Predicted 3D model of a 74-nucleotide RNA (transfer RNA) from uncultured Faecalicoccus sp. Its mean pLDDT, the model's own confidence on a scale to 100, is 81.

RNA sequence: GCGCCUGUAGCUCAAUUGGAUAGAGUAUCAGAUUCCGAUUCUGGCGGUUGUAGGUUCGAGCCCUAUCAGGCGCG
Numbered sequence: 001g002c003g004c005c006u007g008u009a010g011c012u013c014a015a016u017u018g019g020a021u022a023g024a025g026u027a028u029c030a031g032a033u034u035c036c037g038a039u040u041c042u043g044g045c046g047g048u049u050g051u052a053g054g055u056u057c058g059a060g061c062c063c064u065a066u067c068a069g070g071c072g073c074g
Base pairs, nucleotide, nucleotide: 001073002072003071004070005069006068007067010026011025012024013023019057028044029043030042031041032040050066051065052064053063054062
């Protein structure tokens, strides 16, 4: 330099053919439980879907550019 893959909550990951308010586990916080704690249960909080444009009535999903990481080729 070229090609491919990945990027969504603090972390690990879903999200059907483009269509409902982007969800789950974990973490964290509060409450219940307990003599206290752990465990368990309930609830809350947490998102510029890497970034910037484009297409569309509508984009996490399609297109373009770009950034970061990984793999391969030279």

The organism belongs to Faecalicoccus, within Bacteria. It matches the Rfam family "tRNA". The family's RNA type in Rfam is transfer RNA. The sequence was found in a public genome assembly.